[in-house]
RNA sequence: GGGUCGGUAGCUCAGUCGGUAGAGCAGCAGCCUUUUAAGCUGAGGGUCAUGGGUUCGAUUCCCAUCCGACCCA
Numbered sequence: 001g002g003g004u005c006g007g008u009a010g011c012u013c014a015g016u017c018g019g020u021a022g023a024g025c026a027g028c029a030g031c032c033u034u035u036u037a038a039g040c041u042g043a044g045g046g047u048c049a050u051g052g053g054u055u056c057g058a059u060u061c062c063c064a065u066c067c068g069a070c071c072c073a
Base pairs, nucleotide, nucleotide: 001072002071003070004069005068006067007066010025011024012023013022019056028042029041030040031039049065050064051063052062053061
């Protein structure tokens, strides 16, 4: 330098054919318990890497850039 895959909540990851994004764990609150842990319930937490394009509408499609892994040279 070229190519493939990936970047989504604090962490690990879903999200099929474009219609305003979820789970588990962690943390927080409550219940339970003498207390803690465990268990149960609930709420919160998001610039979907960045910028642009297409579209009535983009995490999703297109282009460029950044970061990571791997392959080729």

Transfer RNA from a Candidatus Peregrinibacteria bacterium, 73 nucleotides, folded computationally.
It matches the Rfam family "tRNA". Rfam classes the family as a transfer RNA.
The source organism's lineage runs through Bacteria, Bacteria candidate phyla and Candidatus Peregrinibacteriota.